The RNA shown here (transfer RNA) has 75 nucleotides and comes from an Actinomycetota bacterium. Rfam family: tRNA. Gene Ontology term of the family: triplet codon-amino acid adaptor activity. The family's RNA type in Rfam is transfer RNA. Rfam describes the family as follows. Transfer RNA (tRNA) molecules are approximately 80 nucleotides in length. It was read from a public genome assembly. The coordinates come from a structure-prediction model, not an experiment, and the mean pLDDT is 80. NCBI's taxonomy places the organism under Bacteria, Bacillati, Actinomycetota.

RNA sequence: GCCGGUGUAGCUCAAUGGCAGAGCAGCCGCCUUGUAAGCGGCAGGUUGUAGGUUCGACUCCUAUCGCCGGCUCCA
Numbered sequence: 001g002c003c004g005g006u007g008u009a010g011c012u013c014a015a016u017g018g019c020a021g022a023g024c025a026g027c028c029g030c031c032u033u034g035u036a037a038g039c040g041g042c043a044g045g046u047u048g049u050a051g052g053u054u055c056g057a058c059u060c061c062u063a064u065c066g067c068c069g070g071c072u073c074c075a
Stems, first nucleotide, its partner, number of pairs: 001071007010024004018055001026042005048064005
């Protein structure tokens, strides 16, 4: 340099172009003699960034950045 994959909540991951969610973690409560476990609730988002298409974009297109993998060239 080229090709492919990937980026969404603190972490791990979902979401058929049509309301952005779950588990764990956090906070509050219930339960328990107490702790853990269990149960209920609350809070938590610039969907990497910038554009484009569309009535509507996490999803499609372009560019770009980070990460992972492969290939090639030079030394």